[in-house]
RNA sequence: ACGGCGGACCGUGACUGGCGCUGCGAGGUGGACCACCACCGGGGAGCGGUCUGCACUCUCCCGCCGGGCGCCUGGGCACCUCCC
Repeated sequence: ACGGCGGACCGUGACUGGCGCUGCGAGGUGGACCACCACCGGGGAGCGGUCUGCACUCUCCCGCCGGGCGCCUGGGCACCUCCC
């Protein structure tokens, strides 16, 4: 110096559904008809960059994202392998 991990900031950002319960309030409007679409509000892992801090080695285990809770549905991300 590169790389790794933590923090802060900036940019980007997939995914953001259905039913029920509690609650003053647990998204709103319109459309479709099956758990979806558009817009708005709110959330948001991850990715990239800048600054900064950290460091004995090995192995194993635990994943993360939309929500007050429950039951579901469908995705995304990280990680691993293969192909282009």